Model confidence (mean pLDDT): 81 of 100. A computed fold for a 72-nucleotide RNA from a marine sediment metagenome, annotated as transfer RNA. Its Rfam family is "tRNA". Rfam describes the family as follows. Transfer RNA (tRNA) molecules are approximately 80 nucleotides in length. By type it is a transfer RNA.
């Protein structure tokens, strides 16, 4: 330098082009408890990026960036 996968909350992740992006898990309030754990209940918070295609894009397409792996 070339191919080839993958990119969504802090973390693990779901979504066959039409959902208010859903869910565990952290945090954060509160309930329980003599405190604290554990349980409960409820808050917050993601689509890497920039363009295309479409009436619609997390979904396809190019390009770029970022992690892998392979080849040279």
């Nucleotide at each position: 330098g070339g191919g080839c996968u993958u990119g969504u909350a802090g973390u693990u992740u779901a979504a066959u082009g039409g959902a208010u992006a859903g869910a565990a898990u952290a945090a954060c309030c509160g309930g329980u408890u003599u405190c604290g754990g554990c349980c409960c209940g409820g808050u917050u918070g993601a689509u890497c990026u920039a363009g295309g295609u479409u009436c619609g894009a997390u979904u396809c397409c190019u390009a770029g960036c970022a992690a892998g792996c392979c080849c040279g």